[in-house]
Context: one part of a larger RNA
C1' cells in the first nucleotide's frame, strides 16, 4: 500500500465560504486525443513457461516453440469519456408581487424587581441556619410610605413551535439589511465537493478605555469536623455589562461530513396557495410509532444508520502521549501540527 472501516467499540474537521483539483443534466454535430480491433517492426543472450533430447536417474545441460505486456507505425471502428457545433429545460441562478418569521447591525424607549441614598411613621430587633455564629441595628437597623440615583436582565406569552451555516437568537419601536418557504415569467448547465487559504466562532481568559445593582473565583471572618486549605453562613476582590483589539478553545453532540437520486404503511405540528365545503392537491418545515432492508447488537428506518453515487476529511492495539522535539502563531495564558524508545 491493498484491503476495511468512521452514532455507541479506533475514526466526521465547530461551521460556513472559495481557489487548484476530482465529479458533473437531456438531444444533435464535427473530430478520433483517451478507448477498441487488425498488420508489421522493434523491446540482445541467459533467465522463466511448454514440448522433446543428453548424462544410469535428479539436479544439470542441449534443442525448439511461446505467452503476456510495452512502444512506434499504418489501416478501421465510433459506443463511452474528451474536444467541438446547434438547440432543449428538468439541475442551479435572476426578476416581479405579496404574506410569514426570538436573523444580524445601529439608534431610542417603557414597566416590574434588587441594591444604594434623602425625608418621614413607628420603636427592638433583623438577617442567617439542621442548629448556631461571625455580620447589620438605639449613630435608629428591619418594616412601612413618599422620592431620587445607578446598572443589569427582559416574568407571563412560550411552545416537540419559529430563524440562523454553526457559535446562537426573546420587553417594545424605529432605521439599515440578509436569508427562507410558496406563485408566474426570464437566463440556459451559469452545477457539486474543495488540498491549500479565507471568514464566522460559547464559557473563561488577556490588553486599553469605561463602567460597577445583583450575582461572584481568590481572599477574609464564622461554623462543621479528629482536621476541613471543602460542602453551610457574612462579606468580598477579579470577572460578569460597553467600546475597541486579542485568543480560537468546549460533551463547540445529533458524539451521526456536504451534496443528488430512489425506496411501503399511518399519525401529527407550523406557515401559505387552491377550494362552497368533512376537505382535497402539490411543494417546504418539525416532531412520533413503524414495514422492508441495514447493525455484533442496542437500535435506525424518507430528516436511514436502507439502496445507489460524487467529492472532501479521518482511523488502523492499550499505555507512554496529545507527552518530547523541532515549526507556525500569541502580549500572555496558550494553540496548531506531532514522534520515538520503553512496557504489556
Nucleotide at each position: 500500500c491493498u484491503g476495511g472501516g468512521c452514532g455507541u467499540a479506533c475514526a466526521g474537521a465547530g461551521u460556513c465560504c472559495g481557489u487548484a483539483g476530482a465529479u458533473u443534466g437531456u438531444a444533435c454535430u464535427a473530430u478520433a486525443a483517451g478507448u477498441u480491433a487488425u498488420a508489421u517492426g522493434u523491446u540482445a543472450a541467459a533467465a522463466u513457461u511448454u514440448a522433446a533430447a543428453g548424462c544410469u536417474c535428479a539436479a544439470c545441460u542441449u534443442u525448439a516453440a511461446a505467452a503476456a505486456a510495452a512502444u512506434a507505425u499504418a489501416u478501421a471502428a465510433u459506443a463511452c469519456u474528451g474536444u467541438u457545433u446547434u438547440a432543449c429545460u428538468u439541475g442551479a441562478g435572476u426578476u416581479u408581487a405579496g404574506u410569514g418569521c426570538a436573523g444580524a447591525a445601529g439608534a431610542g424607549u417603557a414597566g416590574a424587581a434588587u441594591u444604594u441614598c434623602a425625608u418621614g411613621u413607628u420603636a427592638a430587633g433583623g438577617a442567617g441556619u439542621a442548629a448556631a455564629u461571625u455580620c447589620c441595628a438605639a449613630a435608629a437597623a428591619u418594616a412601612c410610605a413618599u422620592g431620587a440615583a445607578g446598572g443589569a436582565a427582559c416574568a407571563u406569552c412560550a411552545u416537540u413551535a419559529g430563524c440562523g451555516a454553526a457559535a446562537g437568537c426573546g420587553a417594545c419601536u424605529c432605521u439599515u439589511u440578509a436569508g427562507c418557504a410558496c406563485a408566474a415569467a426570464c437566463u440556459g448547465a451559469c452545477a457539486u465537493u474543495g488540498a491549500g487559504g479565507g471568514a464566522c466562532g460559547a464559557a473563561a481568559g488577556u490588553g486599553u478605555a469605561g463602567g460597577g445593582a445583583g450575582c461572584g473565583a481568590a481572599c477574609a471572618g464564622g461554623a462543621u469536623u479528629a482536621g476541613a486549605u471543602a460542602c453551610c453562613c457574612u462579606g468580598g476582590u477579579a470577572g460578569u455589562c460597553u467600546a475597541c483589539a486579542c485568543c480560537g478553545u468546549a460533551a463547540a453532540u445529533u458524539c451521526u461530513g456536504a451534496g443528488u437520486g430512489c425506496u411501503g404503511u399511518a399519525a401529527u405540528u407550523u406557515a401559505a396557495a387552491a377550494g362552497a365545503a368533512u376537505u382535497u392537491u402539490a411543494g417546504a418545515u418539525u416532531u412520533u410509532u413503524u414495514a422492508a432492508g441495514c447493525u455484533a447488537a442496542c437500535g435506525c428506518c424518507a430528516u436511514a444508520a436502507g439502496c445507489a453515487u460524487u467529492c472532501c476529511g479521518c482511523c488502523u492495539g492499550a499505555g507512554g502521549a496529545g507527552u518530547a522535539u523541532g515549526a507556525u502563531u500569541g502580549c500572555a495564558a496558550a494553540a496548531u501540527u506531532g514522534g520515538a524508545a520503553c512496557u504489556c